[in-house]
Model confidence (mean pLDDT): 81 of 100. A computed fold for a 74-nucleotide RNA from a marine sediment metagenome, annotated as transfer RNA. Rfam family: tRNA. Rfam classes the family as a transfer RNA.
RNA sequence: GGGCACAUAGCUCAGUUGGUUAGAGUGUCGUCCUGAUAAGACGAAGGUCCCUGGUUCGAGUCCAGGUGUGCCCA
Repeated sequence: GGGCACAUAGCUCAGUUGGUUAGAGUGUCGUCCUGAUAAGACGAAGGUCCCUGGUUCGAGUCCAGGUGUGCCCA
């Protein structure tokens, strides 16, 4: 220099053909349980879906550019 893939909760990741509420596990906090912990049960908080712009009635999803990370070729 060229090509490909990825970016969603603190962490690991789903998210179907663009569609009416953005989710799971884990972690955190609270309550219950216990003599007290751990384990377990219940509940809650936590998100500008990497950034900017575009298409559309409607974008996490499609398009363009940028940033970052990883892999391959040279």